RNA sequence: ACGAACCCCGUGGGAGAGACCGCCCCCGCCCGCAAGGGCCGAAGGCGGCGCCGAAGGAGCAACCGCCCCUGGAAACUCUCAGGCAAACGGACCGCGGGGGGAUG
Numbered sequence: 001a002c003g004a005a006c007c008c009c010g011u012g013g014g015a016g017a018g019a020c021c022g023c024c025c026c027c028g029c030c031c032g033c034a035a036g037g038g039c040c041g042a043a044g045g046c047g048g049c050g051c052c053g054a055a056g057g058a059g060c061a062a063c064c065g066c067c068c069c070u071g072g073a074a075a076c077u078c079u080c081a082g083g084c085a086a087a088c089g090g091a092c093c094g095c096g097g098g099g100g101g102a103u104g
Stems, first nucleotide, its partner, number of pairs: 006099008018049001020048005027041001028039004050084003056080001057078003063072003
């Protein structure tokens, strides 16, 4: 001086699957002197069935390590969690910056 793996920040992209059903509550609208009644949709709560996998988690495998025991390990699998209009989130990828320090 060039600077990998890895970590952080910013930014762009980023899929799948019921705006499901029932009840309650709240907000809104209508009627009413009032009490109260009716309607509707989103969110929230409860229950039910169906589904998705790319936060997280778990399991095994190719493979790697190991004398053995056994350790690590996926976008695969499971769906505990999460999700199924939009929003939020989102593995992963690109770009920029910072840390880092392998290698030479």

The RNA shown here (Glycine riboswitch aptamer) has 104 nucleotides and comes from Magnetospirillum sp. SS-4. Its Rfam family is "Glycine riboswitch aptamer". Gene Ontology term of the family: glycine biosynthetic process.